[in-house]
The part of an RNA shown here (small-subunit ribosomal RNA, central domain) has 350 nucleotides and comes from a Chthoniobacterales bacterium. The sequence was found in a public genome assembly. The organism belongs to Chthoniobacterales, within Bacteria.
Context: one part of a larger RNA
RNA sequence: UUGGGCGUAAAGGGUGCGUAGGUGGCGAGGUAAGUCGGAUGUGAAAUCUCCAAGCUCAACUUGGAAACUGCAUUCGAUACUGCUUUGCUCGAGGAUUGUAGAGGGCAUUGGAAUUCACGGUGUAGCAGUGAAAUGCGUAGAUAUCGUGAGGAAGACCAGUGGCGAAGGCGAAUGCCUGGGCAAUUCCUGACACUGAGGCACGAAGGCCAGGGGAGCAAACGGGAUUAGAUACCCCGGUAGUCCUGGCAGUAAACGGUGCACGUUUGGUGUGGGAGGAUUCGACCCCUUCCGUGCCGGAGCUAACGCGUUAAACGUGCCGCCUGGGGAGUACGGUCGCAAGAUUAAAACUC
Numbered sequence: 001u002u003g004g005g006c007g008u009a010a011a012g013g014g015u016g017c018g019u020a021g022g023u024g025g026c027g028a029g030g031u032a033a034g035u036c037g038g039a040u041g042u043g044a045a046a047u048c049u050c051c052a053a054g055c056u057c058a059a060c061u062u063g064g065a066a067a068c069u070g071c072a073u074u075c076g077a078u079a080c081u082g083c084u085u086u087g088c089u090c091g092a093g094g095a096u097u098g099u100a101g102a103g104g105g106c107a108u109u110g111g112a113a114u115u116c117a118c119g120g121u122g123u124a125g126c127a128g129u130g131a132a133a134u135g136c137g138u139a140g141a142u143a144u145c146g147u148g149a150g151g152a153a154g155a156c157c158a159g160u161g162g163c164g165a166a167g168g169c170g171a172a173u174g175c176c177u178g179g180g181c182a183a184u185u186c187c188u189g190a191c192a193c194u195g196a197g198g199c200a201c202g203a204a205g206g207c208c209a210g211g212g213g214a215g216c217a218a219a220c221g222g223g224a225u226u227a228g229a230u231a232c233c234c235c236g237g238u239a240g241u242c243c244u245g246g247c248a249g250u251a252a253a254c255g256g257u258g259c260a261c262g263u264u265u266g267g268u269g270u271g272g273g274a275g276g277a278u279u280c281g282a283c284c285c286c287u288u289c290c291g292u293g294c295c296g297g298a299g300c301u302a303a304c305g306c307g308u309u310a311a312a313c314g315u316g317c318c319g320c321c322u323g324g325g326g327a328g329u330a331c332g333g334u335c336g337c338a339a340g341a342u343u344a345a346a347a348c349u350c
Stems, first nucleotide, its partner, number of pairs: 004321003007304002012318001014201004021194003025088007033081002035077008049065006091191001092188003095184005103177007115149007125136002162169002206247006215241002220236004258317006266295011299306002323350003332343004
C1' cells in the first nucleotide's frame, strides 16, 4: 500500500464560521468528455505461456501460435456521471403571525450575610481542636443594640428544568442584540452537505498596564502532630480571586461517542408550541412537531452495554490510529513579553 478501525482496547480535531477541494434532489432537450462496443494502425526482437521439432534425455536450441492487459485514429451506443439549455418543488432559504428561555452586551437599583470603623450596654474570657497551643482580650474582647463604609456572591424559587456552537450562563429593572420552535403553505427555485489551509470564540490557572480588595486563599510565618512532617489539623497571611484594556490558547475542553441526511418495533416521565374532543372556562384526555431523561425490542458489540437523542441499517465529507517505553520529548520551524503552546522524530530498549 491493500485491508481494518476510532464509547471503555491505539484512535473524533475544544467549538463554530467558512475558502479551495470532494459530494450532491425530481424531469426534459442537446453534447458525447468519462463509460461501453466495433474496425484499422501500432505495440521491435529476445523473454514469459501453449503446441510441435532437434541435440540419446534434460537444461539448451529452432519453428508456429498466443500474449504484449497499452496508445492513436475512426465509426457507433447514450443507461449512469460530467458539461450545457430549460422546467419543477419535497432539500435549503425567505415572508407573515405567535411563542419559551440563567443566550450575549451595557447601565441602574435593592436585600440577606461576612468583615471593618464609630457609639451605647456589659465583664472575663473568646476563638480553636482528637486533645492542645500559637492567636485575640482589662489599652475592655467575645456577646448584644444602633449608625456608617466597602467589596464579593446571588439563599428560597431550582427541577436527569431552560438557553447557548462549545467554553459556559442563575437577584431585579431598562435599553441594545443573536439564535431556536410552532402555525400558515405566500415567495425564491437546488441557492445544498462537508470542509485541508484560514478566521473567530474558547473554563480555571498564568502574564502586562491601570484600578479595586470584604471574604477566601497558593507562597510565606507561627502553633501542633510525627522518628521526621518542606503535609494532612489550627492561628495568621501576600499574590490571586473582582473591574477595565491587552496577551496567552490549554483541560477528564467528556456523552471519553465529528458533522449532515435518510430508514427502522415500543413503553413511560418532563420542557416549549399547534390542532381536536370536552367544558361556563380550564385541568385531565387524543393527535402532531421540536427538545430533554429513564426502561427496553430487533439489530449491533469482545464484553460491558448502545438501542428513533444508536454504538442499528445506509450515503457524503473532514479529523485521527497502526506494539510498550524513549516521548507528546529532542532538534528545526511558527507563535508568545514570559511561562509556554503548536508541529514533531530518532538512537537505544523490551